[in-house]
RNA sequence: UCAUCAAGAGCAGUGGAGGGAAUGGCCCUGUGAAGCUGCGGCAACCUGCCUGAGUCGGGCAAGGUGCCAAUUCCAGUAGGCUUUGACCUAGCAGAUGA
Numbered sequence: 001u002c003a004u005c006a007a008g009a010g011c012a013g014u015g016g017a018g019g020g021a022a023u024g025g026c027c028c029u030g031u032g033a034a035g036c037u038g039c040g041g042c043a044a045c046c047u048g049c050c051u052g053a054g055u056c057g058g059g060c061a062a063g064g065u066g067c068c069a070a071u072u073c074c075a076g077u078a079g080g081c082u083u084u085g086a087c088c089u090a091g092c093a094g095a096u097g098a
Stems, first nucleotide, its partner, number of pairs: 001098005010039005018028003023075003040068003045064002047061006072093001077090004
């Protein structure tokens, strides 16, 4: 810089109090947090193969990553709508890949 972020997928061992990026909220957690290990799974960005067509699409695989509470858990800024409490769009920030 570009693409995606509404779907999907967890158990065991170890460990012993934190975790969900930050702030505010809200939530998870001694019925065991983070971290580490093992095994399992999800997905299909890159990759490999096949294929239609011409740099775009389709299919299969799963080698390199990633991920496996809650929409990126929600919000913060601007606008729209409005039953004043939510919804929608864009943006900021962030995450992942190339």
SAM riboswitch aptamer (S box leader) from Veillonella magna, 98 nucleotides, folded computationally. The RNAcentral record of the sequence draws on MGnify. Model confidence (mean pLDDT): 82 of 100. Its Rfam family is "SAM riboswitch aptamer (S box leader)". Gene Ontology term of the family: regulation of gene expression. Rfam's curators write: The SAM riboswitch is found upstream of a number of genes which code for proteins involved in methionine or cysteine biosynthesis in Gram-positive bacteria. Taxonomically the source falls in Veillonella (Bacteria, Bacillota, Veillonellales, Veillonellaceae).